[in-house]
Context: one part of a larger RNA
Molecule: small-subunit ribosomal RNA, 3' major domain
Organism: uncultured bacterium
C1' cells in the first nucleotide's frame, strides 16, 4: 500500500422486511449429469454451465460420432516440368445402395495458314511443390464475450511531505443517482469513467399530404371515403419549441442543494434504450473467424450409403399445461400495436366435420393479403363431482411438406381418457403501465419437434419513506503473525 475480520462509523441495492405471483409435488416439453450403446460428435461447469453455442439434427446440416463402400494432386488455391488432341462438354451401356469404377459414341476453343498442318492457353493425364485437417494446446495468442457493475470509482502532470515503499491531491463539513456540485484545504490543475451529446416515447407549432375526414359541399349505394373534392381533425415524418429548481414560499453556511406550491402534456435525472473506466476471475471461446507451436498426410484429408446426435432404471436445471366456479363450454357483439409477404401473402367462391383440396381476384404492398386479436361484454348450460375440471397415453382413419416421415416431422377427426384436489426442506422474480394475466408478430425455416428466443400491444394490481438481521457493494477508520 492492499486484502481480510463472527471490528467500528456513514451509505446504497427487490439485499432483507412489507406485498403479489411462482419453482420444489403431477403430466409433458427442453437442456444437463449418469447409464446404455457399434456410435449416442464436440464445447459450456458455483454465482457468471444446464430452452447455453442450436435464430430449426428425417437425408443434408454433421464434425476422428459409428458401421460399411470408395478416392488419392485430392471437394478447393497457386506454381513448375513432361505428354499429346485420345481433351472440355453432351449422349448411352455395364457393375453398384450411392460414391465410384469400367466401356462405347458425338465432339469443341484462340492465333498463323487457301489447305495440309503448325503453335498456344484453360482443361485433362503423369510427376513434383503443395493442398486439406471442426486434429491438440483458450496455460503461447488476436478478436469477441461473460462477471464484479451503471458499481463510482481508476489515474496523471507539476508542486509539497517522506531515507524509501509511498502519501497528499481523491481526506474533512454539507449535498447528489454519481469523485454530482458547494465550502474548506499544500496543494493547483488535468485525463479515463458519471452526466451530457445519440435513438425511442410523452405535449405542441410549422411544413408536407393517393392513409385519414361528410368535419362543410356535391354524386352514388341495401351498405362502405366508394367517387368528385377538401388540407379542418386523426395519422404519417421532417424541422423546431418545450423543463432550467426558470418563478413563488420555506429550510440551508448569503453556497451547493432539499421540501412545498403555481403554471404546465410533462417536473426536480419525466419514462425506456444504446453506451460498461483502471482492472479481476491464467473466466469462456483454437468449433464463427484469424493465428504461433505441435501432430496426421493412400491418411486425423476427401466422397458416398445407412445408422447415431431423438437411445432410458434414474438425478438436477429451465419451462409449458393443469389441479378448476373471479372457472369450463356454446352462441352472439367490440376494441390493438408491431411486423411479414412475388419460388411469396393469399381475398372470395366451391368441396370436405376438419387438417386441407380445387378454382381464382388483388398485392413488389400506409393502397392487396396474412387477420380471427385474445382476455373482455351480453345471453344460455354445467352445480363442486376427479366432474361438461384436467389433458397425458394409446388405437384407428385421414391431411401436408419433402427424393424419402420405420428409426425420427407437424397437423386433423373419432375413440381412449392417465397423473393431478395447490405441492416437504428449501428456493426465484417483481417497486408501475411494473408484477400478474391475455392474445398478436418475427427471425431460423421445404416441413417441423417453438411450450424456446426476440419483439408488440390489451386488461392491469398489492406493498414499501423501515435498515436490527441474510446477500452483494461504496467511502472513512481500526486490528493483523496474510501478500
Nucleotide at each position: 500500500u492492499g486484502a481480510c475480520g463472527g471490528g467500528g462509523g456513514c451509505u446504497c441495492a427487490c439485499a432483507c422486511a412489507a406485498g403479489c405471483g411462482g419453482u420444489g409435488g403431477a403430466g409433458c416439453a427442453u437442456g444437463u449429469g449418469g447409464c446404455u450403446u457399434a456410435a449416442u460428435u464436440c464445447g459450456a461447469g458455483g454465482c457468471u454451465a444446464c430452452g447455453c453455442g442450436a435464430a430449426g439434427a428425417a437425408c443434408c446440416u454433421u464434425a476422428u460420432c459409428c458401421u460399411g463402400g470408395g478416392c488419392u494432386u485430392g471437394a478447393c488455391a497457386u506454381g513448375c516440368a513432361g505428354g499429346g488432341a485420345u481433351u472440355a462438354g453432351c449422349c448411352g451401356g455395364c457393375g453398384g445402395a450411392a460414391a465410384c469404377g469400367c466401356c462405347g459414341g458425338c465432339g469443341a476453343c484462340g492465333c498463323c495458314g487457301c489447305g495440309a498442318g503448325g503453335u498456344g492457353g484453360a482443361a485433362c493425364c503423369u510427376g513434383c511443390a503443395c493442398a486439406g485437417g471442426u486434429g491438440c494446446u483458450g496455460c503461447a495468442u488476436g478478436g469477441c464475450u461473460g462477471u464484479c457493475g451503471u458499481c463510482a470509482g481508476c489515474u496523471c502532470g507539476u508542486g509539497c511531505c517522506g531515507u524509501g515503499a509511498g502519501g497528499u491531491g481523491u481526506u474533512g463539513g454539507g449535498u447528489u443517482a454519481a469523485g454530482u456540485c458547494c465550502c474548506g484545504u499544500a496543494a493547483c490543475g488535468a485525463g479515463c469513467g458519471a452526466a451530457a451529446c445519440c435513438c425511442c416515447u410523452g405535449u405542441g407549432a410549422u411544413c408536407a399530404g393517393u392513409u385519414g375526414c361528410c368535419a362543410g359541399c356535391g354524386c352514388g349505394u341495401c351498405a362502405u371515403g366508394g367517387c368528385g373534392g377538401g388540407g379542418a381533425c386523426u395519422c404519417u415524418g421532417a424541422u423546431c419549441a418545450g423543463a432550467c429548481c426558470g418563478c413563488c414560499g420555506g429550510c440551508g453556511u448569503c453556497a451547493a442543494g432539499c421540501c412545498g406550491g403555481a403554471g404546465g402534456a410533462a417536473g426536480g435525472c419525466g419514462g425506456g434504450g444504446a453506451c460498461g473506466a483502471c482492472g479481476u476471475c491464467a473466466a469462456g471461446u483454437c468449433a464463427u473467424c484469424a493465428u504461433g507451436g505441435c501432430c496426421c498426410u493412400u491418411a486425423u484429408g476427401c466422397c458416398c450409403a445407412g445408422g447415431g446426435c431423438u437411445g432410458c432404471a434414474c438425478a438436477c436445471g429451465u419451462g409449458c399445461u393443469a389441479c378448476a366456479a373471479u372457472g369450463g363450454g356454446g352462441c352472439g357483439g367490440a376494441c390493438a400495436g408491431a411486423g411479414c409477404g412475388u419460388c411469396g401473402c393469399c381475398a372470395g367462391g366451391c368441396c370436405g366435420c376438419g387438417a386441407g383440396g380445387c378454382c381464382g381476384a388483388g398485392c413488389u404492398a400506409a393502397u392487396c393479403g396474412c387477420a380471427a386479436a385474445a382476455a373482455u361484454c351480453g345471453c344460455c348450460c354445467c352445480c363442486c363431482a376427479g366432474u361438461u375440471c384436467g389433458g397425458a397415453u394409446u388405437g384407428c382413419g385421414g391431411g401436408c411438406u419433402g427424393c424419402a416421415a420405420c428409426c425420427c416431422g407437424c397437423c386433423c377427426g373419432c375413440a381412449u381418457g392417465a397423473a393431478g384436489c395447490c405441492g416437504g426442506a428449501a428456493u426465484c422474480g417483481c417497486u408501475a403501465g411494473u408484477a400478474a394475466u391475455c392474445g398478436c408478430g418475427g427471425a431460423u425455416c421445404a416441413g417441423c419437434a417453438c411450450u424456446g428466443c426476440c419483439g408488440c400491444g390489451g386488461u392491469g394490481a398489492a406493498u414499501g419513506u423501515g435498515u436490527u438481521c441474510c446477500u452483494g457493494a461504496g467511502c472513512c477508520u481500526u486490528g493483523u503473525a496474510c501478500a